[in-house]
Context: one part of a larger RNA
RNA sequence: GAAUGAACGCUAGCGAUAUGCUUAACACAUGCAAGUCUAACGAAUUGAUUACAGUUCGUGGCGAACGGGUGAGUAACGCGUGGAUAAUCUGCCUAAUAGUCUGGGAUAAUUAUAUCGCAGUAAUGCGAGAGUGCUGUGGUAACACAUCAGUAAAAAUACCAGAUAACUUCAAGUCAAUUUAAUAAAUUGGUUUGAUUGAUAAAGACUAUGUCGCUAUUAGAUGAGUCUGCGUAGGAUUAGGUAGUUGGUGGGGUAAAAGCCUACCAAGCCGAUGAUCCUUAGCUGGUCUAAGAGGACGGCCAGCCACACUAGGACUGAGACACGGCCUAGACUCCUACGGGAGGCAGCAGUGGGGAAUUUUGGACAAUGGGCGAAAGCCUGAUCCAGCAAUAUCGCGUGAGUGAUGAAGGCUUUUUGGUUGUAAAACUCUUUCGUCAGGGAAGAUAAUGACGGUACCUGAAGAAGAAGCCCCGGCUAACUCCGUGCCAGCAGCCGCGGUGAGACGGGGGGGGCUAGUGUUAUUC
Numbered sequence: 001g002a003a004u005g006a007a008c009g010c011u012a013g014c015g016a017u018a019u020g021c022u023u024a025a026c027a028c029a030u031g032c033a034a035g036u037c038u039a040a041c042g043a044a045u046u047g048a049u050u051a052c053a054g055u056u057c058g059u060g061g062c063g064a065a066c067g068g069g070u071g072a073g074u075a076a077c078g079c080g081u082g083g084a085u086a087a088u089c090u091g092c093c094u095a096a097u098a099g100u101c102u103g104g105g106a107u108a109a110u111u112a113u114a115u116c117g118c119a120g121u122a123a124u125g126c127g128a129g130a131g132u133g134c135u136g137u138g139g140u141a142a143c144a145c146a147u148c149a150g151u152a153a154a155a156a157u158a159c160c161a162g163a164u165a166a167c168u169u170c171a172a173g174u175c176a177a178u179u180u181a182a183u184a185a186a187u188u189g190g191u192u193u194g195a196u197u198g199a200u201a202a203a204g205a206c207u208a209u210g211u212c213g214c215u216a217u218u219a220g221a222u223g224a225g226u227c228u229g230c231g232u233a234g235g236a237u238u239a240g241g242u243a244g245u246u247g248g249u250g251g252g253g254u255a256a257a258a259g260c261c262u263a264c265c266a267a268g269c270c271g272a273u274g275a276u277c278c279u280u281a282g283c284u285g286g287u288c289u290a291a292g293a294g295g296a297c298g299g300c301c302a303g304c305c306a307c308a309c310u311a312g313g314a315c316u317g318a319g320a321c322a323c324g325g326c327c328u329a330g331a332c333u334c335c336u337a338c339g340g341g342a343g344g345c346a347g348c349a350g351u352g353g354g355g356a357a358u359u360u361u362g363g364a365c366a367a368u369g370g371g372c373g374a375a376a377g378c379c380u381g382a383u384c385c386a387g388c389a390a391u392a393u394c395g396c397g398u399g400a401g402u403g404a405u406g407a408a409g410g411c412u413u414u415u416u417g418g419u420u421g422u423a424a425a426a427c428u429c430u431u432u433c434g435u436c437a438g439g440g441a442a443g444a445u446a447a448u449g450a451c452g453g454u455a456c457c458u459g460a461a462g463a464a465g466a467a468g469c470c471c472c473g474g475c476u477a478a479c480u481c482c483g484u485g486c487c488a489g490c491a492g493c494c495g496c497g498g499u500g501a502g503a504c505g506g507g508g509g510g511g512g513c514u515a516g517u518g519u520u521a522u523u524c
Stems, first nucleotide, its partner, number of pairs: 001524004006520005013396006019389002021354001026352003030349003035062003040059008069307003078232008088224002093220008101162004110153003116127004135146004167198001169195010204212003233279003240270003245267008282304004286297004309330005332343004360386001362385003368382001369380004399429004409420004433465001435460005443451001468513005473494003479508005489496002
């Protein structure tokens, strides 16, 4: 000198655009942040009482794995970059081909019969029932019945069985990949034909001669998994580390290669080109600085990763080992009638705490985007906006011209004067910003505007409402008077102050920057 997610002191007129818990991944009151579909299905109910239109409950489908937050962990194929996958999966979407056949038993909400009873504040529990478990019986199965007080009704794109394809396995041909001198051989992939081992698919709805679906296969697109070359902190006052450890065979397992797991066999594997251990840390595009090379950093925005009270686990699903799902254990908090229950803001606001320090318990789905739906539409603290903060950057204003008797006052003085100073007054103008009044958008495409009576435009009044902070010994731009007397104090370094202090405190004057200015902290 430049910079900052800054803080503190003094001061403060306006606007635009950004940014705003860097500390306790500390604990959280309250509200909201993920629903939607009746054009998949059943029931109850409201208005109407013919039609029709709603509401609620339950079954079912899709979504809830996105979007939003945080950086604790991680020195790692985590990230960056380049490859491999002939070792893989992919809901919704696009294109194509073929199909959508025949049947069955339940169950929820709810209803009926004489229909629940007991305990409890409630959650819920107990008896019967249901469910779970054991045993038995029936059924191909879903499931049902009995042991054990019921019976009946109750749908489907929910569930199950059968049929037929695709599929799988094997053989032959053919095309290709790897290896290679070689299309010789081997391994692997695609494809055609044939055989046959094994195992098998479907669902309908409606505003009805097409729309939306459903099943299988192929291809694409998108998204993801896995492997790998190279790169990616500090410490040797960490030198040896490793038994599923390194490799093989058999088996298992996964969408998929593999000690991924397991049994057996061998004894390997890594390491001064730094293994192992310890400390620190999310990585990158980038940001700051610097002439550059470098150095420091990784807040906002974007990509990837990891995490969701702590630890572990799986379920469902195309996708999770799942922030606002489930189970178990733990700590903590809350309710309790002491028997037992409930919870997870590192979502948006907000509270306490910590701290030098960081905002509103706001508006709207109008736009952009997302979920569901045929659509209308519903949901969306994503998002778009508004509020707060000089936190930062940028822009504007606080007036302009004339004005010497160089007024008064202040300060100073060698007592003539000098200086403040064209500064003021006075005269003549202007009205940006702000104030008041009127009009009033674009953003939307026919409709729909939170922002917002906002931006912007016009008019009115009136210089009116709008300047401070630091410094003046040298470095370093800017000097004198008074007070103080090694005191009080200053100070970034050198150093000032003990009676003429240009260095302390005050006045006048001056210098710098300016809605800011100085200090502190940190980086180059």

This is a predicted structure of a 524-nucleotide part of an RNA (small-subunit ribosomal RNA, 5' domain) from Agogonia voluta. The prediction has a mean pLDDT of 80.